[in-house]
Context: one part of a larger RNA
RNA sequence: GGAUAAACGCUGGCGGCGCACAUAAGACAUGCAAGUCGAACGAACGAGUAUUAAUUCUUUACGAUUUGAUAUAAGUUAGUGGCGGACUGGUGAGUAACGCGUGAGUAACCUGCCUAGAAGAGGGGGAUAACAGGGAGAAAUCUUUGCUAAUACCGCAUGAGCUGGUAGUCUCGCAUGAGACAUCCAGAAAAGGAGUAAUCCGCUUUUAGAUGGACUCGCGUCCGAUUAGCUAGUUGGUGGGAUAAUAGCCUACCAAGGCAACGAUCGGUAGCCGGACUGAGAGGUUGAACGGCCACAUUGGGACUGAGAUACGGCCCAGACUCCUACGGGAGGCAGCAGUCGGGAAUAUUGCGCAAUGGAGGAAACUCUGACGCAGUGACGCCGCGUAUAGGAAGAAGGUUUUCGGAUUGUAAACUAUUGUCGUUAGGGAAGAGAAAGGACGGUACCUAAGGAGGAAGCCCCGGCUAACUAUGUGCCAGCAGCCGCGGUAAUACAUAGGGGGCGAGCGUUAUCC
Numbered sequence: 001g002g003a004u005a006a007a008c009g010c011u012g013g014c015g016g017c018g019c020a021c022a023u024a025a026g027a028c029a030u031g032c033a034a035g036u037c038g039a040a041c042g043a044a045c046g047a048g049u050a051u052u053a054a055u056u057c058u059u060u061a062c063g064a065u066u067u068g069a070u071a072u073a074a075g076u077u078a079g080u081g082g083c084g085g086a087c088u089g090g091u092g093a094g095u096a097a098c099g100c101g102u103g104a105g106u107a108a109c110c111u112g113c114c115u116a117g118a119a120g121a122g123g124g125g126g127a128u129a130a131c132a133g134g135g136a137g138a139a140a141u142c143u144u145u146g147c148u149a150a151u152a153c154c155g156c157a158u159g160a161g162c163u164g165g166u167a168g169u170c171u172c173g174c175a176u177g178a179g180a181c182a183u184c185c186a187g188a189a190a191a192g193g194a195g196u197a198a199u200c201c202g203c204u205u206u207u208a209g210a211u212g213g214a215c216u217c218g219c220g221u222c223c224g225a226u227u228a229g230c231u232a233g234u235u236g237g238u239g240g241g242a243u244a245a246u247a248g249c250c251u252a253c254c255a256a257g258g259c260a261a262c263g264a265u266c267g268g269u270a271g272c273c274g275g276a277c278u279g280a281g282a283g284g285u286u287g288a289a290c291g292g293c294c295a296c297a298u299u300g301g302g303a304c305u306g307a308g309a310u311a312c313g314g315c316c317c318a319g320a321c322u323c324c325u326a327c328g329g330g331a332g333g334c335a336g337c338a339g340u341c342g343g344g345a346a347u348a349u350u351g352c353g354c355a356a357u358g359g360a361g362g363a364a365a366c367u368c369u370g371a372c373g374c375a376g377u378g379a380c381g382c383c384g385c386g387u388a389u390a391g392g393a394a395g396a397a398g399g400u401u402u403u404c405g406g407a408u409u410g411u412a413a414a415c416u417a418u419u420g421u422c423g424u425u426a427g428g429g430a431a432g433a434g435a436a437a438g439g440a441c442g443g444u445a446c447c448u449a450a451g452g453a454g455g456a457a458g459c460c461c462c463g464g465c466u467a468a469c470u471a472u473g474u475g476c477c478a479g480c481a482g483c484c485g486c487g488g489u490a491a492u493a494c495a496u497a498g499g500g501g502g503c504g505a506g507c508g509u510u511a512u513c514c
Base pairs, nucleotide, nucleotide: 001514002513003512004511006510007509008508009507010506013385014384015383016382017381018380019378020377021343026341027340028339030338031337032336035083036082037081040080041079043077044076045075048072049071050070051069052068053067054066056064057063058061090296091295092294099221100220101219102218103217104216105215106214109213110212114209115208116207117206118205119204120203122156124154125153131146132145133144134143135142136141162187163186164185165184168181169180170179171178172177192201193200194199222268223267224266229259230258231257234256235255236254237253238252239251240250241249271293272292273291274290275286276285277284278283298319299318300317301316302315321332322331323330324329349375351374352373353372357371358369359368360367361366388418389417390416391415398409399408400407401406422455424450425449426448427447428446432441458503459502460501461500462499463484464483465482469498470497471496472495473494479486480485
């Protein structure tokens, strides 16, 4: 000198774009953050309409009012069922590891929704929630009897180029092997809904693709030897099991191996990267924001469901903590968005909207979305603008200083003229929304007019390094200080004042990196 997720002191006009708990992965009141589908299903409620019966009123009519019954039915929804809650969002505790980065491999693998192709959907069955009744409990909730539906569940049929078995031929390869063809045996499917219909949306099996994942390997990835030996499923083999799949992944038996001075083991520290800062570069430091990967979700453990989880707002168990309780028993998890307490030098609103982009569900309308888009707070950072402009010497007054002549503040002010950025008031007023409508932001940006210098400058420094000097006070005191150093009676170094220098809505200090 540059830089910062900064903080502190003094000061503070506006706008744009960014950024904002680095500490206690401490504890959390309250609200919201994941639902959706009635075009899968039974049921309940049901506006309205039509018909009909009765009632009341009156201008007895083509009238109106109220109640009931029947039919139809927009729509609403607790439950069964489907898809989604594995995405999005948060944090960096753990992790020195195939975790990450980079490059390969899988002839050892999986993949819902999506795309393309090939086939198919025949015929049956038994339940169960909701609901109704009974019971237990303070509650959370549970139990029992009876009824009912389905794209819920279960057999049967059919079925290949699917799966398994027995062997065969051909082609190929990278060792185990892979692909194709033909024969035989065995096995395994399905669901309907909407519509007058056409048809559409679904369902089952299979082959490819795409997307997403899983596993293996080469190389790279901090400090310590005042850590030198470490290891028993440990290293390898065989049989078996488990997995989507290879493998001590697990298990029984057998062998005695495996790693290490090219640093094993142990200890400390740490999420990794694209990048960022600095530097001429080499390099050094760093990993906030944005993007990719990983790990975690009160602590520890476990599986279930599912295409996918060992699942932040799912389940079970144990621990700590908080809350309710009728003391028998229950409920909870902000490292989601706001917000509270605490900790700290220190870090924001319990805001608006789904209008845009994206996501989930749905045939769609649409619903949900603290993702996201916006607004609010903070000079925290970067950038831009303003706080006037021109003239104006009696060089005014006042201040400071003085050798008392003057010098300086200083064209500075007053005064005269002008302008209107920002701000103020009034009027108009968007784009962002691909055909019509639909805008949270927002009466915002922007445009026009009016008025008027009016509302807007500070901070640090002045001994040398280092741009900028005098006076007074103080008297090794009070104090200053980044280094050298200043102060003990004329201090350009302390304090104050005048003047000057630097930067400027900032200026200094502290901390950290180069």